[in-house]
């Protein structure tokens, strides 16, 4: 001590799928319980190409599963862009 990489914060964008049915409560919105139907882009799990390995073992996606989460709005939201901060590190 940069660019890049990694982490965090802020702002902006950000999809999918029943405002389902019944009951309780409530002025309503909503909440709770039961039921069926769905979604995948918080998280989680599984593996493929691949990496790694003498072997055993290990890592691994926007794929798969749907445990969790979600199916009007709100909230959340992988990912993308910009800004700021931190950190590793070439030299």
């Nucleotide at each position: 001590g940069a660019c890049c990489g990694c982490c965090g914060c802020g702002c902006g964008g950000g999809a999918g799928a029943g405002a389902c049915c019944g009951g309780u409560u409530g002025a309503a919105a909503g909440a709770c319980c039961g039921g069926c139907g769905c979604c995948g882009a918080a998280g989680g799990a599984g593996c493929a190409a691949u990496c790694a390995c003498c072997c055993c073992g290990g890592a691994a996606a926007a794929c798969u599963c749907u445990c969790a989460g979600g199916c009007a709005a709100a909230a959340g939201g992988a990912c993308c862009g910009c800004g700021c901060g931190g950190u590793u590190a070439a030299u």
This is a predicted structure of a 91-nucleotide RNA (Glycine riboswitch aptamer) from an Alphaproteobacteria bacterium. Rfam family: Glycine riboswitch aptamer. Its family is annotated with glycine biosynthetic process in the Gene Ontology. The prediction has a mean pLDDT of 76.